[in-house]
RNA sequence: CCGUGCUAGACGGGGAGCUAGCGGUGCCCUGCACCCGCAAUCCGCUAUAGCGGGGUCGAACUCCUCCCCGAGGGCCGACACGGUUCCCGCGCCCUGCUCCGGCAGUGUCACGACGUGGGUCUCGUGCGGCGUGAGCCUGUGAACCGGGUCAGGACCGGAAGGUAGCAGCCCUAAGCAGUUCCUCACGGGCGCCACGAGGUUGCCUGCGUUGGACUGUCGGCAAGCGGCGGGAAGUUGGUUAGGUUCGAAGGGAGGUGCACGG
Numbered sequence: 001c002c003g004u005g006c007u008a009g010a011c012g013g014g015g016a017g018c019u020a021g022c023g024g025u026g027c028c029c030u031g032c033a034c035c036c037g038c039a040a041u042c043c044g045c046u047a048u049a050g051c052g053g054g055g056u057c058g059a060a061c062u063c064c065u066c067c068c069c070g071a072g073g074g075c076c077g078a079c080a081c082g083g084u085u086c087c088c089g090c091g092c093c094c095u096g097c098u099c100c101g102g103c104a105g106u107g108u109c110a111c112g113a114c115g116u117g118g119g120u121c122u123c124g125u126g127c128g129g130c131g132u133g134a135g136c137c138u139g140u141g142a143a144c145c146g147g148g149u150c151a152g153g154a155c156c157g158g159a160a161g162g163u164a165g166c167a168g169c170c171c172u173a174a175g176c177a178g179u180u181c182c183u184c185a186c187g188g189g190c191g192c193c194a195c196g197a198g199g200u201u202g203c204c205u206g207c208g209u210u211g212g213a214c215u216g217u218c219g220g221c222a223a224g225c226g227g228c229g230g231g232a233a234g235u236u237g238g239u240u241a242g243g244u245u246c247g248a249a250g251g252g253a254g255g256u257g258c259a260c261g262g
Stems, first nucleotide, its partner, number of pairs: 001262006009057003012030004020046005034054005063255006072246005080239002083235003087231002090229004095222003100219007112210009121198006127191002130187006137178004146171004154163003
């Protein structure tokens, strides 16, 4: 070095969880990996830490150790994002000024205020409109098994006459189609409609009383954390940035037998 037969070992691994701890069943990740039995009110074990039974491979692509990369999981977690509490009148809005100031406008053809009525608002009813359905109406509508009339033909009869009845024509039932108007039932993001009840802070408006102010804008002063923002402090839980830990698959490096024969 070659061949044969064996042995250690391998035939998935990992995370969280459970547990005194280890492994497994169950969950998740990886991605394809021998079979059977056991297991969450758990199962099996004890640092050589699943047990029992069977099978295959077997000293290397496959076993063992280390390194790189890294799916995924656990923990911490902000001065970033969000929720919440409290403080500060800091900005705007809102509010006021017991005759604050400037400008413009309205006002004795009645401003403003007050009183009273109506509307706007809510509920109910009616009417109208719209829609749907039914009725009424119109048309159509039965090879025979609906009606009328029933040519021809058929049947009975000696005849007179009688019977059933196809086609055609007329009509009708269910059904089908239409339906301007009319009747009924039901429905509503329908209404310059009517009536009744309620409500009425505000806005619009009629009437009455009073009699001189009112509105807009630009400033000044004041108050309040009432609304929207801003600033400061605290708290909470979640996410993200970040940190830490374990780490599958993949890649790389190194290591590991025994016997016999040539």